[in-house]
Background: Predicted 3D model of a 485-nucleotide part of an RNA (small-subunit ribosomal RNA, 3' major domain) from an uncultured bacterium. The full RNA is in RNAcentral, with records from Greengenes.
Context: one part of a larger RNA
RNA sequence: UGACGGGGGCUCACACAAGCGGUGGAGCAUGUGGAUCAAUUCGAAGCAACGCGCAGAACCUUACCUGGGUUUGACAUGCUUGGAUGCUUGCCUAGAAACAGGUUAAGCUGCCCUUCGGGGUGAAACUUGCACAGGUGCUGCAUGGCUGUCGUCAGCUCGUGUCGUGAGAUGUCGGGUUAAGUCCUUUAACGAGCGAAACCCUUGCCGUUAGUUGCCAGCGGGUAAUGCCGGGGACUCUAGCGGGACUGCCGGUGUUAAACCGGAGGAAGGUGGGGACGACGUCAAGUCAUCAUGGCCUUUAUGCCCAGGGCUUCACACGUGCUACAAUGGCCGGUACAGAGCGACGCAAUACCGCGAGGUGGAGCAAAUCGCAAAAGCCGGCCCCAGUUCGGAUUGCAGGCUGGCAACUCGCCUGCAUGAAGUUGGAAUCGCUAGUAAUCGCGUAUCAGCUAUGACGCGGUGAAUGUGUUCCCGAGCCUUGUACA
Numbered sequence: 001u002g003a004c005g006g007g008g009g010c011u012c013a014c015a016c017a018a019g020c021g022g023u024g025g026a027g028c029a030u031g032u033g034g035a036u037c038a039a040u041u042c043g044a045a046g047c048a049a050c051g052c053g054c055a056g057a058a059c060c061u062u063a064c065c066u067g068g069g070u071u072u073g074a075c076a077u078g079c080u081u082g083g084a085u086g087c088u089u090g091c092c093u094a095g096a097a098a099c100a101g102g103u104u105a106a107g108c109u110g111c112c113c114u115u116c117g118g119g120g121u122g123a124a125a126c127u128u129g130c131a132c133a134g135g136u137g138c139u140g141c142a143u144g145g146c147u148g149u150c151g152u153c154a155g156c157u158c159g160u161g162u163c164g165u166g167a168g169a170u171g172u173c174g175g176g177u178u179a180a181g182u183c184c185u186u187u188a189a190c191g192a193g194c195g196a197a198a199c200c201c202u203u204g205c206c207g208u209u210a211g212u213u214g215c216c217a218g219c220g221g222g223u224a225a226u227g228c229c230g231g232g233g234a235c236u237c238u239a240g241c242g243g244g245a246c247u248g249c250c251g252g253u254g255u256u257a258a259a260c261c262g263g264a265g266g267a268a269g270g271u272g273g274g275g276a277c278g279a280c281g282u283c284a285a286g287u288c289a290u291c292a293u294g295g296c297c298u299u300u301a302u303g304c305c306c307a308g309g310g311c312u313u314c315a316c317a318c319g320u321g322c323u324a325c326a327a328u329g330g331c332c333g334g335u336a337c338a339g340a341g342c343g344a345c346g347c348a349a350u351a352c353c354g355c356g357a358g359g360u361g362g363a364g365c366a367a368a369u370c371g372c373a374a375a376a377g378c379c380g381g382c383c384c385c386a387g388u389u390c391g392g393a394u395u396g397c398a399g400g401c402u403g404g405c406a407a408c409u410c411g412c413c414u415g416c417a418u419g420a421a422g423u424u425g426g427a428a429u430c431g432c433u434a435g436u437a438a439u440c441g442c443g444u445a446u447c448a449g450c451u452a453u454g455a456c457g458c459g460g461u462g463a464a465u466g467u468g469u470u471c472c473c474g475a476g477c478c479u480u481g482u483a484c485a
Stems, first nucleotide, its partner, number of pairs: 001485002003482003007479006015469002019432005026323008034314002042053002064309007073132001077131003082126001086108004090103004110121004134298002137296003143292002145287003148283001150281001155194006161170003174185003200275004205243007215232002219230003246269001249263005325425001329383007341372003346365002351360003390422001395417007438461007
């Protein structure tokens, strides 16, 4: 100087408390361990691995296994041999295919000269051989890059000066204050940098500019109905530019300070809400399987091609979720209201067929124009507390779908039948302070299809509790002890 303490003081945080909803019990989905297996490819491991890499494992992917094949190679560059070949399409044989062998038929085949017979040359491609290619082989403890984490915590440092023999200290401490090393004040310190804040995006209010594909108050026309038409720019909205919030104003407290408390005005008040943004560093944290890369290993194989299988196994254990156990509910009928997205290899309306999944068909739409397209809610009816009109696992049968080659291993969906466990969950444990939790649906990426209950977004309805810091966990500052570095 640090680190540590079941030392002290001060402070903060959904850390506890107060409250709401869960997990842990059930069934299923998914990841992991273990077991199994020819293979169940590999990585991730307390927090910070375990719906993680995977924003899509039937083939492909695919790295694994079995079998078949191949050796200048699926791919790159250079040199070299060969003879004009070579490429595309077709046919035959064996085969699971890859590949191997054969066949003639058709088309194409550079440049120069040409008497159109041909001659020369060697480009592209092919072929022989050699340098080499290749490796998701090893080492993340050789590395770059990227990332997690402490933590959006308030810290981490430097120059000059001063003090100290020196390591070093001071500044950065003290008193206030703040979300903040934020600001004020004191002061052997005076300044500065990286962080905090601000600048950026978005949302909330107003003005202005512009009105199409959006809107419709007033005027006119028209319809069974609809901004449907003429028209209009008022309103909503769209999307550009501005304004607006700064402790600016008032009162009080305070050191005449910083600031805090209350109030006014205001759409918004003290950082208005949300996001992006992550200091010096820590964990030899993670990744050689995104990529790049040193070294090592391999080279008729640890490379490459193909078929089939596996990654989907299953006594069991754990994590993360979904659906429930019902009446604030379930079922049936009727009837409203979003936002953000996506659409040509596409989204698909009206109509018709089917109980339905779906099919036929195709208007319109490169989309503020057309389409995908809401649920909880509201109104009416039934159920009457039961393993039920709760719950839907499991299984049987019959179907549908994929511009899938192919749904046995191993896809999704529909109908009929079947109707399991489950009556609110032990010890323990998680999230959340407001448009939040809870609850309800919608969209997108990946994608032929989908095991999505996942992930990332979007809106609808919409609470309770706490103005406390004794305790648990983590963290910051000052101080103290130490046989630790």
Its Rfam family is "Bacterial small subunit ribosomal RNA". Its family is annotated with structural constituent of ribosome and ribosome in the Gene Ontology. Its mean pLDDT, the model's own confidence on a scale to 100, is 82.